The prediction has a mean pLDDT of 87. This is a predicted structure of a 253-nucleotide part of an RNA (large-subunit ribosomal RNA, domain VI) from a Pseudomonadota bacterium. The source organism's lineage runs through Bacteria, Pseudomonadati and Pseudomonadota. Rfam family: Bacterial large subunit ribosomal RNA. It was read from a public genome assembly.

Context: one part of a larger RNA
RNA sequence: CGUAAGAAAUUUGAGAAGAUCUGACCUUAGUACGAGAGGACCGGGUUGGACGAACCUCUGGUGUACCGGUUGUGAUGCCAAUUGCAUUGCCGGGUAGCUACGUUCGGAUCGGAUAACCACUGAAAGCAUCUAAGUGGGAAGCCGUCUUCAAGAUAAGAUUUCUAUUAAGGGUGCUUGUAGACUACGAGCUUGAUAGGUUGGGUGUGUAAGCGCAGUAAUGUGUUAAGCUGACCAAUACUAAUAACCCGUUUUG
Numbered sequence: 001c002g003u004a005a006g007a008a009a010u011u012u013g014a015g016a017a018g019a020u021c022u023g024a025c026c027u028u029a030g031u032a033c034g035a036g037a038g039g040a041c042c043g044g045g046u047u048g049g050a051c052g053a054a055c056c057u058c059u060g061g062u063g064u065a066c067c068g069g070u071u072g073u074g075a076u077g078c079c080a081a082u083u084g085c086a087u088u089g090c091c092g093g094g095u096a097g098c099u100a101c102g103u104u105c106g107g108a109u110c111g112g113a114u115a116a117c118c119a120c121u122g123a124a125a126g127c128a129u130c131u132a133a134g135u136g137g138g139a140a141g142c143c144g145u146c147u148u149c150a151a152g153a154u155a156a157g158a159u160u161u162c163u164a165u166u167a168a169g170g171g172u173g174c175u176u177g178u179a180g181a182c183u184a185c186g187a188g189c190u191u192g193a194u195a196g197g198u199u200g201g202g203u204g205u206g207u208a209a210g211c212g213c214a215g216u217a218a219u220g221u222g223u224u225a226a227g228c229u230g231a232c233c234a235a236u237a238c239u240a241a242u243a244a245c246c247c248g249u250u251u252u253g
Base pairs, nucleotide, nucleotide: 001152005163006162007161008160009159010158011157015149016148017147018146021049022048023047024046025045026044027043033038051106052105053104054103055102059100060099061098062097066093067092068091069090070089071086072085073084074083075082076081110144111143112142117137118136119135120134164252169247170246171245172244173189174188175187176186177185194240195239196238197236198235199234200233201232204228205227210223211222212221213220214219
């Protein structure tokens, strides 16, 4: 810009893409078959491999804004405490998120038309013949059935609702995250829990500082399963989302 008014939702599916895999074991059954050796079709069940998708409850990884230990050195006048630098100084753990080595799930079934092939009826050719007319069966393959996208499918589809006027609706701006390079998308903007803060909880770390006691001291111990705690879960307007502006009309050439 188009889809001949403008919008908001919900959709149909022309078309396109994806998927389509496979082993072993048990049973049927040591049955059918076979002199024996051997040894099934068909059907039922179980469990794997590879591949793929989603997810983070579990098991792990990561987790330089969480907690702790510790070395050297500097600083806060000193002790103590805290902190800078040394790859996050090094090391032990670890929330959210992200993740695989983890978890769950998937390739099911049925139908249609067929290939090779197997047949029925059947003449040409009094017989025979699956074929010439006619008819049936038949594959992991083909077309559907499954998943995703999809009306710029210009043949531009359908349904419902809203608006006939400073309209319905949309945008700018701001707080933002389940989204994200930007944009877009989603949640909100005081008629408010959108983000931060605060409070409570959870999780992690592992018993803070100060003081007391014991010890010459290093240190131990009590107060104290303390103190601290990013991203997690809630509650709460304390802070910030103020105010406002723009587009959009004319009965649908």